[in-house]
Molecule: RNase P RNA; transfer RNA
Organism: Myxococcales bacterium
């Protein structure tokens, strides 16, 4: 000194002013559907993000019908193990890729059933002779012959040509008329057995000559999970559903409803239920709403991911929905200069019930680990 | 703020269980006509919204992302 590779963190700092929200405190205001309130003014205190986004996953909350059971429907798919839970982390195992640091993987099962494999190609899964090899008869023709060469017929053959994303284990030797797991070694596969591991899976020996092509992000089986809506869920106040008319049903042999993918099953029911006629009301307020699987610091346990103890802290709750503007000074980047100086810029983006992850966006940076290459001592 | 659907030729829609992307209308050229229109003949036109994956082979099958609609007080 190139070059690469993984982890982790930052997201301008401090300090004025003038606003804006929420919460607490303190004055003042007869405001008038509210009375622990509303307006109004003064202090204080705090007020955006690592992605607040996407809503792709899980979960706490809440109502719906107790959320039980079964079908449907959906998801998840190597092993352990974290976690409230996951599709997420974390550690392996196995396959792939890189020279390496180190990456990526929807990774169950194709010997349970069904189904596709377009084109091309002789055959595409019950294999399969198009050219080749090869051997048998038979004709032709050349040759003294021995035997070639050329057609036609029977047949063998899956090594070699071709076609294809894929051609029925590979490689070698051996063997044969050619050849062929036909025999052998090896290597892949199956299966038994022992050894290691919590496992996925691995090593190491025996047997079997091969039986079993692909596709399951094709229906589908197997394992396990999942009940459905989502804060516009939901409750509460205040006003209204008031009084009324007409028709039917109906009280234990029960009208009628309640029900949410359907089913079993469950539950309510009598001055009670359906149906029309007619009356009538609102962008109303409050709660749910923020303290939380919280945050930060030490210590322990654990390869981790994570768990435990112990001290501190309070950190946004609007709803016509605040979180802004402006100086000053420092830091960083660009331009102009020989300097002091001077202009100019600074990214994705914005909370809306909370939370735990994915993912995508995203100037400039900052720490640490580590690998390869090339100089040099 | 929740939750569902749809992007394929210049427009409007087709392509069922994956196998050669098409219709109508618009364009363009030619024919008919004095000239347009109508009618007839023939052409061109497609990164199937984007990117990556699964497959031999993607409009279709899975992911994630852009873009439009719809809906719940």
């Nucleotide at each position: 000194g190139g070059a690469g590779c993984c982890g982790g963190g930052c997201g301008g700092g401090c300090g004025a002013a003038c606003g804006c929200g929420u919460g607490c405190g303190g004055c003042g205001u007869g405001c008038a559907g509210g009375c622990u309130g509303g307006c109004g003014c003064c202090g204080c205190c705090c007020g955006a993000g690592g992605a607040a986004a996407g809503u792709c996953c899980g979960g706490g909350c809440a109502c719906c019908g107790a959320a039980g059971g079964g079908c449907a429907g959906g998801g998840u798919g190597c092993u352990g193990g974290c976690c409230a839970a996951c599709g997420g982390c974390c550690a392996g195992u196995c396959g792939g890729g890189g020279c390496g640091a180190c990456c990526c993987g929807a990774a169950g099962g194709a010997a349970a059933g069904u189904g596709c494999c377009a084109c091309a190609g002789a055959a595409a899964a019950c294999a399969g002779a198009c050219c080749g090899c090869c051997g048998g008869c038979c004709g032709u023709u050349c040759g003294u012959g021995a035997g070639g060469a050329c057609g036609g017929c029977c047949g063998g053959u899956a090594a070699g040509g071709g076609u294809g994303a894929a051609a029925a284990g590979g490689u070698g030797c051996g063997g044969u008329a050619a050849g062929a797991g036909c025999g052998c070694a090896c290597c892949g596969c199956g299966u038994c057995g022992g050894g290691g591991g919590u496992g996925a899976c691995u090593c190491c020996g025996g047997c079997g000559g091969c039986a079993c092509g692909g596709c399951a992000a094709a229906c589908c089986c197997c394992a396990c999970c999942c009940g459905g809506u989502g804060c516009a869920a939901g409750a509460g106040c205040a006003a209204a559903u008031a009084g009324g008319g007409a028709g039917g049903c109906g009280u234990u042999c029960g009208a009628g409803g309640g029900c949410g993918g359907c089913c079993c099953g469950c539950c309510c029911g009598a001055u009670g239920c359906c149906u029309c006629c007619g009356g009538g009301u609102a962008a109303g307020c409050u709660c749910g709403c923020u303290c939380g699987a919280g945050c930060c610091g030490c210590c322990g346990g654990g390869c981790a991911a994570c768990c435990g103890g112990c001290g501190g802290c309070c950190c946004a709750g609007a709803u016509g929905a605040a979180u802004g503007u402006u100086c000053g000074u420092c830091g960083c980047c660009c331009c102009u200069u020989g300097u002091c100086a001077g202009g100019g810029g600074a990214a994705c983006a914005g909370a809306a019930c909370c939370c735990g992850g994915c993912u995508u966006a995203c100037a400039g940076c900052c720490c640490g680990a580590c690998u390869c290459c090339c100089g040099u001592g | 703020g929740g939750g569902c659907g749809c992007c394929u030729a210049g427009c409007u829609c087709a392509a069922c269980u994956g196998g050669c992307a098409g219709a109508g209308c618009a364009a363009u050229g030619g024919a008919c006509u004095c000239u347009u229109a109508a009618u007839c003949c023939a052409u061109a036109g497609g990164u199937u919204g984007a990117a990556g994956g699964u497959u031999c082979g993607a409009u279709u099958c899975c992911u994630u992302c852009g873009g439009c609609g719809c809906u719940c007080a």